This is a predicted complex of two RNAs, RNase P RNA and transfer RNA, with 416 nucleotides together. Rfam match: Bacterial RNase P class A. Its mean pLDDT, the model's own confidence on a scale to 100, is 77.
[in-house]
RNA sequence: UGGGUCCGGCAGACGGUCGCGCACGUAAUGUGUGAGGAAAGUCCGGGCUCCACAGAGCAAGGGUGCCUGAUAACGUCAGGCGUAGGUAACUAUAGGGAAAGUGCAACAGAAAACACUCCGCCGAAACAGUUAGGCUGUGGUAAGGUUGAAAUGGCGAGGUAAGAGCUCACCGGCGUCCCGGAGACGGGGCGGCCUUGUAAACCCCACCCGGAGCAAGACCAAAUAGGGCCAAAGGCGGCUGCUCGUCGCCUCCGAGAGGUAGGUCGCUGGAGCUGCAUAGCGAUAUGCAGUCGAGAUAGAUGAUCGUCUAAUACAGAACCCGGCUUACAGCCGGGCCCACCCA
RNA sequence: GCUGCUGUAGCUCAGAUGGUAGAGCACUUCAUUGGUAAUGAAGAGGUCAGCGGUUCAAUUCCGCCCAGCAGCU
Numbered sequence: 001u002g003g004g005u006c007c008g009g010c011a012g013a014c015g016g017u018c019g020c021g022c023a024c025g026u027a028a029u030g031u032g033u034g035a036g037g038a039a040a041g042u043c044c045g046g047g048c049u050c051c052a053c054a055g056a057g058c059a060a061g062g063g064u065g066c067c068u069g070a071u072a073a074c075g076u077c078a079g080g081c082g083u084a085g086g087u088a089a090c091u092a093u094a095g096g097g098a099a100a101g102u103g104c105a106a107c108a109g110a111a112a113a114c115a116c117u118c119c120g121c122c123g124a125a126a127c128a129g130u131u132a133g134g135c136u137g138u139g140g141u142a143a144g145g146u147u148g149a150a151a152u153g154g155c156g157a158g159g160u161a162a163g164a165g166c167u168c169a170c171c172g173g174c175g176u177c178c179c180g181g182a183g184a185c186g187g188g189g190c191g192g193c194c195u196u197g198u199a200a201a202c203c204c205c206a207c208c209c210g211g212a213g214c215a216a217g218a219c220c221a222a223a224u225a226g227g228g229c230c231a232a233a234g235g236c237g238g239c240u241g242c243u244c245g246u247c248g249c250c251u252c253c254g255a256g257a258g259g260u261a262g263g264u265c266g267c268u269g270g271a272g273c274u275g276c277a278u279a280g281c282g283a284u285a286u287g288c289a290g291u292c293g294a295g296a297u298a299g300a301u302g303a304u305c306g307u308c309u310a311a312u313a314c315a316g317a318a319c320c321c322g323g324c325u326u327a328c329a330g331c332c333g334g335g336c337c338c339a340c341c342c343a
Numbered sequence: 344g345c346u347g348c349u350g351u352a353g354c355u356c357a358g359a360u361g362g363u364a365g366a367g368c369a370c371u372u373c374a375u376u377g378g379u380a381a382u383g384a385a386g387a388g389g390u391c392a393g394c395g396g397u398u399c400a401a402u403u404c405c406g407c408c409c410a411g412c413a414g415c416u
Stems, first nucleotide, its partner, number of pairs: 001339010012308007020034005036314001040325002043323005048213004061209005066080005081095001082093004096204002101202002103198003118145002120141004127137003153171002156168003172194002174191007217265004233251007272291008344415007353368004362399001370386005393407004
């Protein structure tokens, strides 16, 4: 210099004028403050609230799935392992079990899962026939051909009638022993042990999960209409003159319940943010100091002018938080790798 | 704001256990008729909304995403 790869950051700033939500202020004028990295999709996890159970376990249903750690928790994150790709930096990875069982493997092909003889190769051994020729029946054979996504380890040598892990070397897998590691796993020795694929098919194993969601839920509470339930009081009359009791009639009105309209709370100070130190490779944790940054309920956060070269992307809170995923103009910074050149 | 469902031919709908997608109406051609309809025969028409993954193979299984519909005050 060229090419590549990975990571981080900004998401207009300042000023003037007008306007809107919220808080403070008795009030007018005023002062302060006012969207995001994704506020989005609602895909996971949690807080909170109500319901259920109030002890635990099993079953059903759902989810997760290499190892170790982080975390309130997670399907997230960090560091590793294995595998695959790349010259490399680096990237991808739902990655337990197919030797517990079941299912499926279309078409093609001889044969597709207790394998198999269509073509081909071979007649060494056995039987029958025979034209005496492996010719026929038949027997042996998976080295070669054909089909397929896949054909029962690969390749070479020995061996054989022809062949074959039948035997041997190397490679791959599996089992077992030893060593290293916290573990996933890695290295080595031994054993011909050679076993198809699929579990984002059923299933097995291990672990996790009660349900619903702020339109959750709590409180205050009209107007109107209907009803006449519950409790109590007074007056008059009858039954016997009085008292008690009882029956009938009348009057006055009270309280509860219910929870609609509407209002209040839930509502934003929290697993909070910023900085520093310490521990750790890191995710993260701990400590100290500082700080308060929207809270509406038909729903505010806008318009315009000036300067900065230009002000433009995706998009806008609605209970809160941690993630994931998806969308995104323009720009800035850094690490690493490869090739070439110069010193 | 929260929750659930659907997407397959021009329209309305099927689709098995993953093996290469159909039905009715509509459309085209031919036959029939003097002509049309009806009828009969033949045919065409599909990004299975889109993207990625698992698998030999995906409309089907899994994830993401887009659009539409419905319910809850």